[in-house]
RNA sequence: CGGGACGUGGCGCAGCUUGGUAGCGCACUCGCUUUGGGAGUGAGGGGUCGCAGGUUCGAAUCCUGUCGUCCCGA
Numbered sequence: 001c002g003g004g005a006c007g008u009g010g011c012g013c014a015g016c017u018u019g020g021u022a023g024c025g026c027a028c029u030c031g032c033u034u035u036g037g038g039a040g041u042g043a044g045g046g047g048u049c050g051c052a053g054g055u056u057c058g059a060a061u062c063c064u065g066u067c068g069u070c071c072c073g074a
Stems, first nucleotide, its partner, number of pairs: 001073007010026004020057001028044006050066005
């Protein structure tokens, strides 16, 4: 310098191909069960999807640029 993969709640991931109000597990908070802890069970809070711009009625998803990590090539 060129190419590729990944980046989404605190953590690990799905959703992107088919654009339509963002989900799962664990964790956290509260209730119930328990003498209590643990465990079980029900409910709840928390993310504008790395960043910026564009297309569109509408973008995590399509396009462009850019940043970070990793890999390959020179």